[in-house]
RNA sequence: CGCCUAAUCCGGGCCUUGCCCGGAGCCGGGGACCCACGUAGUCCCGGGGUGAAUCGACACUGCAGUCGUAGGGCUCCUUUUCCCGCCCGAACCCGUCAGCUAACCCGGUCGGCGUCAAGGAAAAG
Numbered sequence: 001c002g003c004c005u006a007a008u009c010c011g012g013g014c015c016u017u018g019c020c021c022g023g024a025g026c027c028g029g030g031g032a033c034c035c036a037c038g039u040a041g042u043c044c045c046g047g048g049g050u051g052a053a054u055c056g057a058c059a060c061u062g063c064a065g066u067c068g069u070a071g072g073g074c075u076c077c078u079u080u081u082c083c084c085g086c087c088c089g090a091a092c093c094c095g096u097c098a099g100c101u102a103a104c105c106c107g108g109u110c111g112g113c114g115u116c117a118a119g120g121a122a123a124a125g
Stems, first nucleotide, its partner, number of pairs: 001114004008024007025109006035099001046097001047094004055068004071088004077125007
């Protein structure tokens, strides 16, 4: 300096190489009317949230693999569209409970990468 991500900026305090508090910005959750859902029986393997990260086939009956896929990301002023190329397509949380949802209430502001290269075209600012 650049990239993913909401995850940046400002101020104050202190026992000051760090910790605490407050604010702005950005992000997430809960939460009316209206709307949506709505029957009966059986079964039970509940249900929900953040996120792009879903789903399918094959393989394996072990050790979690392979190939696709919904969807997502990518370069130095920013945004949009198209072409091309390269990647990701995870992980975690709540705890029997939550549709949407104005007022209102609550919370987060981490972490992980890159170093002259896979860019090209058009338009707007």
c-di-AMP riboswitch aptamer (ydaO/yuaA leader) from uncultured Marmoricola sp., 125 nucleotides, folded computationally. The organism belongs to Marmoricola, within Bacteria. The sequence is in RNAcentral, with records from MGnify.